[in-house]
RNA sequence: AAUAGAUAAAGCUAAACCCAUUGUGAAGUGGGGACAGAAAGCCACGGAACUUUAACAAGUUAGCCGGGUUGCCUUG
Numbered sequence: 001a002a003u004a005g006a007u008a009a010a011g012c013u014a015a016a017c018c019c020a021u022u023g024u025g026a027a028g029u030g031g032g033g034a035c036a037g038a039a040a041g042c043c044a045c046g047g048a049a050c051u052u053u054a055a056c057a058a059g060u061u062a063g064c065c066g067g068g069u070u071g072c073c074u075u076g
Stems, first nucleotide, its partner, number of pairs: 004074002012037002017032006035063001041069003045066003048061005
């Protein structure tokens, strides 16, 4: 180093909900909050779900699954 893991230590993120705000909407952003997470860091590549549209098509969700990529600690 690979692999594996949260036992320990130092830390990290922040569900639902509330307030403000952006968006036609799914939903996003900031503050509060804490369900949970070992990548709940990042990426829309493949599925899945959702939104808009008469359709074509466009978008949202990475805390839906898979994949890619980077990283703390321990083991090794």
c-di-GMP-I riboswitch aptamer from a Pseudomonadota bacterium, 76 nucleotides, folded computationally. It matches the Rfam family "c-di-GMP-I riboswitch aptamer". Rfam links the family to the GO term cyclic-di-GMP binding. The model forms 94% of the base pairs in the Rfam consensus. Taxonomically the source falls in Pseudomonadota (Bacteria, Pseudomonadati).